[in-house]
RNA sequence: GGGUCGGUAGCUCAACGGUAGAGCAAUGGACUCUUAAUCCAUUGGUUCCGGGUUCGAAUCCCGGCCGGCUCA
Numbered sequence: 001g002g003g004u005c006g007g008u009a010g011c012u013c014a015a016c017g018g019u020a021g022a023g024c025a026a027u028g029g030a031c032u033c034u035u036a037a038u039c040c041a042u043u044g045g046u047u048c049c050g051g052g053u054u055c056g057a058a059u060c061c062c063g064g065c066c067g068g069c070u071c072a
Base pairs, nucleotide, nucleotide: 001071002070003069004068005067006066007065010024011023012022013021018055026042027041028040029039030038048064049063050062051061052060
């Protein structure tokens, strides 16, 4: 340099073009003599960046950046 896969919450990952979610973590509460475990609730997002298509884009298209694999 070419090909290919990926980039979404603090972490691991979902999400047919139509209100962005789950688990873990964090915070508050219940329970307990206390802790742990368990249960309930809550917080947390410029969906890597810039354009395009569309009534509407995390999703489709183009370019860029970063990372994995692979070929040379």

Transfer RNA from a Candidatus Microgenomates bacterium, 72 nucleotides, folded computationally.
Its Rfam family is "tRNA". Rfam links the family to the GO term triplet codon-amino acid adaptor activity.
Taxonomically the source falls in Candidatus Microgenomatota (Bacteria, Bacteria candidate phyla).
Its mean pLDDT, the model's own confidence on a scale to 100, is 81.